The RNA shown here (SAM-I/IV (S-adenosyl methionine) riboswitch aptamer) has 109 nucleotides.
[in-house]
RNA sequence: CCUCGGCAUCAAGAGUUGGGCCUGACCCAACGCCAACCUGCCUACCCGGGCAAGGUGGUGGUCCCCGCAGGGACGAUGCGGCCGAUGAUCGGCAACGAAACGGGACCAG
Numbered sequence: 001c002c003u004c005g006g007c008a009u010c011a012a013g014a015g016u017u018g019g020g021c022c023u024g025a026c027c028c029a030a031c032g033c034c035a036a037c038c039u040g041c042c043u044a045c046c047c048g049g050g051c052a053a054g055g056u057g058g059u060g061g062u063c064c065c066c067g068c069a070g071g072g073a074c075g076a077u078g079c080g081g082c083c084g085a086u087g088a089u090c091g092g093c094a095a096c097g098a099a100a101c102g103g104g105a106c107c108a109g
Stems, first nucleotide, its partner, number of pairs: 006079005015031006021024001032059003037055003040051003045104004061074005081093004
């Protein structure tokens, strides 16, 4: 990098400018914004909640069934990053000046 498979989500939110060609559920760049999926932090463990800091991502999903509600197919996104070494195991590094804590567990009295 490619292929196959698994799980979760597709509610809400947030745009302008410039460029590209294969003209589209398209791509790229700049600046801005949005969003808790992963990591980290808020508490030493778990659950909930929170924080856009690190890593992704997004900034009008497509089509079909359908009175509504809802459902399906396809498609999309995520399931941290960086450095070094190995056949593999592995070792190391950074993560805000933000945030809000609640419950449980554990320990002691």
Rfam family: SAM-I/IV (S-adenosyl methionine) riboswitch aptamer. Clan: SAM clan.
The coordinates come from a structure-prediction model, not an experiment, and the mean pLDDT is 79.